C1' cells in the first nucleotide's frame, strides 16, 4: 500500500414536554402513579410472500410480462449459498441478462474490390502477342489469396513441407465439428478415434425452447352510526269525474300531484375492528463447506391517524478550525435519514470509529 | 395506494420505435455590412458531460438495468 467478510453510528445526568399501554380517582371531560416508544436503512417501491375483497366448474392453451450455466436452501423469489465455464488483478480477490445464431427473418453505416450462396484494388506467377538500338519493353488469356491496403469484422491459426506462384494441397501441433470412453448428481473436465474446415456477428432486433404469473389493493375489508335531502311501509287530515306537464288543436289518451305523525332500508360526516404474537428475537448445542435446517432454555419489542418518539442544560469521549515548539487554550458542532398492514430480499444514501482474516 | 410522461446549446422544439460517428431547426446572442447612432434589414459565425452511473454492441441521444429531478393522472362523493 491493499482485499474480503463483521459491528457501531453517538454516551451518563437534571429540567420541561409529547403518543401509547396498565393500575387508581372522577358521572364525563380529565387528573395521578408506573412503564413502553424510529432505522440499518423506517427510504426507492424494484422483486418474492402472508392477509383481504373480487372474478372463476377443473386443467390446458392463445395473448401479453418476466426469468434464463449447474446442483442446493427458502414459505417464496429475478434473492442467498456452493461449483462449472469465460473475462481482468503480480496476488489476497473481483465482475459476468451464463440457453439457442447448422428453425427462420433482419441488421452489419462509413471505408473497401468484395460484408454473406464472399470477393479480387494493388501485388505475386504466367507469358499468347507487339515494339525493338536485340540489353530490353508493352502486355491479352489465365492461375493465386501468401503479402499490402480498407474495416469492429475479409470463410481457421502457427511451422514445416510443396509449388511457376500460391492453397488444408500434404503432414505435426492448437482450434473446431461428430462419434464414443472416464471422471463428476450436474454444469463441465480430461484423453480418444474419425472428419481438411463446412458453421462471422448481432436474440439488453424479431423470433425459438423451457420455465413461472387470475386481478386489485389496508384509502383492502368488516361494524357501528349523526344533521338534512331523498325513498319505501302504516295511520291521521285534507279532497279530486280538481290541479298540471304532454302527444300540433278538440274528441280521446298517457304521466305526475298535499300537509302531519311514527316505523323501515341504503348511506355521508364521524367512529370502532382490522392493528401489533409473529416464516419473532437473543444465547446455546447438533447436522451440513456454505446459505440454511433441527433441538432446549429465555425475552416481550412503537401502534400515531393534520399523524407523538422532542427540546434545553451540564459532563465527560471521538471530530474540525484557529494560535503554540510543546503541554494546552478558545471556538465550532454530531454521518444518511426518520415508521403509517406485515414480513423475506435488491438497490440506493450514509461524517466517523472498531474488530477478524488475507495479499 | 396504484400508473403514465418527460429530461437535448440561454431558451422553446425535432431526432429515439428502426443504433452509424458533421446531434437539425425557431427565438435569443456575437461579429461583418447598411446607418450621422440605434432599431429593422442582410451576410456570417459560435454555443451540447444529449440528467447522472454502469451495461449490452465494432458503435449508445437512441437499448437494457440501477439513480436523481420535474410534471400529469385515477382511486370517496349521499
Nucleotide at each position: 500500500a491493499g482485499a474480503u467478510g463483521g459491528c457501531u453510528g453517538g454516551a451518563u445526568g437534571a429540567u420541561c414536554g409529547c403518543g401509547g399501554g396498565u393500575g387508581c380517582c372522577g358521572c364525563a371531560a380529565g387528573g395521578u402513579a408506573u412503564u413502553c416508544g424510529a432505522g440499518g436503512a423506517a427510504a426507492g417501491u424494484c422483486c418474492g410472500g402472508g392477509c383481504u375483497c373480487c372474478a372463476c366448474g377443473g386443467a390446458a392453451a392463445c395473448a401479453c410480462g418476466g426469468u434464463g450455466c449447474c446442483g442446493g436452501g427458502u414459505a417464496a423469489c429475478g434473492c442467498c449459498c456452493g461449483g462449472c465455464g469465460g473475462g481482468g488483478g503480480u496476488g489476497a480477490c473481483c465482475c459476468c441478462a451464463g440457453g439457442g445464431a447448422a428453425a427462420g427473418u433482419g441488421c452489419c453505416a462509413c471505408a473497401g474490390a468484395a460484408a454473406g450462396c464472399a470477393a479480387a484494388c494493388c501485388g505475386c506467377c504466367g507469358g499468347a502477342g507487339g515494339c525493338u538500338u536485340c540489353g530490353g519493353u508493352c502486355a491479352a488469356a489465365g492461375g493465386u489469396a501468401a503479402g499490402g491496403g480498407u474495416g469492429a469484422a475479409a470463410g481457421g491459426g502457427u511451422g514445416c513441407g510443396g509449388u511457376a506462384a500460391g492453397a488444408g494441397c500434404g503432414c505435426a501441433c492448437c482450434g473446431c465439428g461428430u462419434c464414443g470412453c472416464u471422471g463428476g448428481u450436474a454444469a463441465c473436465a480430461g484423453g480418444g478415434a474419425c472428419g481438411g474446415c463446412a458453421c462471422g456477428g448481432u436474440a439488453a432486433a424479431c423470433c425459438c425452447c423451457a420455465c413461472c404469473g387470475g386481478g386489485a389493493g389496508c384509502a383492502a375489508g368488516a361494524c357501528c352510526a349523526a344533521a338534512u335531502a331523498g325513498g319505501g311501509a302504516u295511520g291521521g287530515c285534507u279532497u279530486a269525474u280538481g290541479g298540471c306537464u304532454u302527444g300540433u288543436u278538440u274528441u280521446c289518451g298517457a304521466g305526475c300531484u298535499g300537509c302531519c305523525a311514527u316505523c323501515c332500508g341504503g348511506g355521508u360526516c364521524g367512529g370502532u375492528c382490522g392493528c401489533a404474537c409473529c416464516a419473532g428475537g437473543u444465547g446455546c448445542c447438533u447436522g451440513g463447506u456454505a446459505a440454511c435446517a433441527g433441538g432446549c432454555a429465555u425475552c416481550g419489542c412503537a401502534g400515531a391517524u393534520g399523524a407523538a418518539u422532542g427540546a434545553u442544560c451540564a459532563u465527560a469521549c471521538a471530530g474540525g478550525u484557529a494560535c503554540g515548539c510543546a503541554a494546552g487554550u478558545a471556538c465550532c458542532g454530531g454521518a444518511c435519514a426518520g415508521a403509517a398492514c406485515c414480513c423475506g430480499g435488491c438497490u440506493u444514501a450514509c461524517a466517523g470509529g472498531c474488530c477478524a482474516u488475507c495479499u | 395506494g396504484g400508473g403514465g410522461c418527460c429530461g437535448u446549446a440561454g431558451u422553446c422544439u425535432a431526432g429515439c420505435c428502426u443504433g452509424g460517428a458533421u446531434a437539425a431547426g425557431g427565438c435569443a446572442c456575437c461579429a461583418g455590412c447598411c446607418u450621422c447612432c440605434g432599431g429593422a434589414g442582410u451576410u456570417g459565425g459560435g454555443u451540447a458531460u444529449c440528467c447522472c452511473c454502469g451495461g449490452u454492441u465494432c458503435a449508445a441521444a437512441u437499448c437494457c438495468g440501477g439513480g436523481c429531478g420535474g410534471u400529469c393522472c385515477c382511486g370517496c362523493c349521499a

Source information
Two RNAs folded together computationally: RNase P RNA and transfer RNA, 437 nucleotides in total. It holds a member of the Rfam family "Bacterial RNase P class A". Rfam classes the family as a ribozyme. Its mean pLDDT, the model's own confidence on a scale to 100, is 78.